[in-house]
RNA sequence: AAAAGUUAAUGGCAAACCCAUUGAAAAAUGGGGACGCAAAGUCACGGAUCUAAAGUUGCGAAAGAGCGACAAUGAUGGCUGGACUGCCUAG
Numbered sequence: 001a002a003a004a005g006u007u008a009a010u011g012g013c014a015a016a017c018c019c020a021u022u023g024a025a026a027a028a029u030g031g032g033g034a035c036g037c038a039a040a041g042u043c044a045c046g047g048a049u050c051u052a053a054a055g056u057u058g059c060g061a062a063a064g065a066g067c068g069a070c071a072a073u074g075a076u077g078g079c080u081g082g083a084c085u086g087c088c089u090a091g
Base pairs, nucleotide, nucleotide: 004089005088012037013036017032018031019030020029021028022027035078041084042083043082045081046080047079048076049075050074055070056069057068058067059066
């Protein structure tokens, strides 16, 4: 130095849930809180999943309310593949 991974140490992040805010929603942000994580650091390029406001369409006599279907330009990096970067070094 590299690979590998958690032996030790320094530490780091923060699930569910609760409160507040934003959003049509999924979800996100902040605070509390710890299920867990060797990249649970960053990135929506691929796959996958979630949501469906607007849009299209059907039902509804018509309109309206409402209900259903399609569908991402929205979301998830703590689903996964990938890219970039990082701490430590017992063996």
Molecule: c-di-GMP-I riboswitch aptamer
Organism: Neobacillus rhizosphaerae